[in-house]
Context: one part of a larger RNA
RNA sequence: CUGGGCGUAAAGGGUGCGUAGGUUGUUGAUUAAGUUAUCUGUGAAAUUCCCGGGCUUAACCUGGGCGGGUCAGAUAAUACUGAUUAACUAGAGUAUUGGAGAGGGUAGUGGAAUUUCAGGUGUAGCGGUGAAAUGCGUAGAGAUCUGAAGGAACACCAGUGGCGAAGGCGACUUCCUGGACCAAUACUGACGCUGAGGUGCGAAAGCGUGGGGAGCAAACAGGAUUAGAUACCCUGGUAGUCCACGCCGUAAACGAUGUCAACUAGCCGUUGGAGAUCUUAGUAUCUUUAGUGGCGAAGCUAACGCGAUAAGUUGACCGCCUGGGGAGUACGGUCGCAAGAUUAAAACUC
Numbered sequence: 001c002u003g004g005g006c007g008u009a010a011a012g013g014g015u016g017c018g019u020a021g022g023u024u025g026u027u028g029a030u031u032a033a034g035u036u037a038u039c040u041g042u043g044a045a046a047u048u049c050c051c052g053g054g055c056u057u058a059a060c061c062u063g064g065g066c067g068g069g070u071c072a073g074a075u076a077a078u079a080c081u082g083a084u085u086a087a088c089u090a091g092a093g094u095a096u097u098g099g100a101g102a103g104g105g106u107a108g109u110g111g112a113a114u115u116u117c118a119g120g121u122g123u124a125g126c127g128g129u130g131a132a133a134u135g136c137g138u139a140g141a142g143a144u145c146u147g148a149a150g151g152a153a154c155a156c157c158a159g160u161g162g163c164g165a166a167g168g169c170g171a172c173u174u175c176c177u178g179g180a181c182c183a184a185u186a187c188u189g190a191c192g193c194u195g196a197g198g199u200g201c202g203a204a205a206g207c208g209u210g211g212g213g214a215g216c217a218a219a220c221a222g223g224a225u226u227a228g229a230u231a232c233c234c235u236g237g238u239a240g241u242c243c244a245c246g247c248c249g250u251a252a253a254c255g256a257u258g259u260c261a262a263c264u265a266g267c268c269g270u271u272g273g274a275g276a277u278c279u280u281a282g283u284a285u286c287u288u289u290a291g292u293g294g295c296g297a298a299g300c301u302a303a304c305g306c307g308a309u310a311a312g313u314u315g316a317c318c319g320c321c322u323g324g325g326g327a328g329u330a331c332g333g334u335c336g337c338a339a340g341a342u343u344a345a346a347a348c349u350c
């Protein structure tokens, strides 16, 4: 390289947008580049192969023939691919209508609870554990009542419920704003799909500057436990957690399952629409469509299992894998304030 693969054995990029490239619906016409056929030229000789000949055979020598091409030109064909042109509407999109939603951003508001502070009542304990102790408390704690401050998170509703490309999103209200879906028409007329590089977003932790700091809590301190205990348990407690702006760019970033399209038995839930029927309007049933779940036929799979939301049957494009360790390391490059990220070997060894 070929071949074979990528849910769990090695292997799907964290996720979108998109450049080049690859690929691309239906019907005509033209062309004839690819494609197909025929012819001409050429593809030296030797060599290889086939049929013969000569050395006693063989090697060797020698006669004839075949063959060999991403070749050039000519002529012809036009199904497919390409090119040009004319059209189409089933893909894609736009407009109109409607309802659903923790989708995103911004400003404001609310109640419960924890903590602290101030005051009242009140007296000896509180707290904590397996048991204790450190700790707090007669300078009046804990308990209870009233008031105040401040920060963070939003109980119930809540649901294999919803929304988002993913990360993720949950009190209420305002303003700004993205996307999807249903139904029926009208319009554009292949405008599509994928996507190396590129670029946007990207949990937590971490970093920079400035704020904020109630609770929690790496580090740290003390008390226990223990042979020891740099832990598990307890009492404290700083970064951090929160906000603004800027970096970082990684996760078991998981459905461990790339995106798009087509096709292939059924049954049962549930969410958002639309339609129909029955009925008292409540509601029920049915149909259809877009999601989201549970079983399951065929088929697939090493098995587990998957099974119209495929891991089935196919097509288009991208990414990735090639024994274990060494190693996601070294060196070099790029990026970063740093931490580090990314790209990525070899010797050696089994």
Stems, first nucleotide, its partner, number of pairs: 004321003007304002012318001014201004021194003025088007033081002035077007042069001049065006091191001092188005098181001103177003107173003110154001115149007125136002162169002206247006215241002220236004258317006266295012299306002323350003332343004
This is a predicted structure of a 350-nucleotide part of an RNA (small-subunit ribosomal RNA, central domain) from an uncultured prokaryote. The full RNA is in RNAcentral, with records from ENA. The coordinates come from a structure-prediction model, not an experiment, and the mean pLDDT is 88.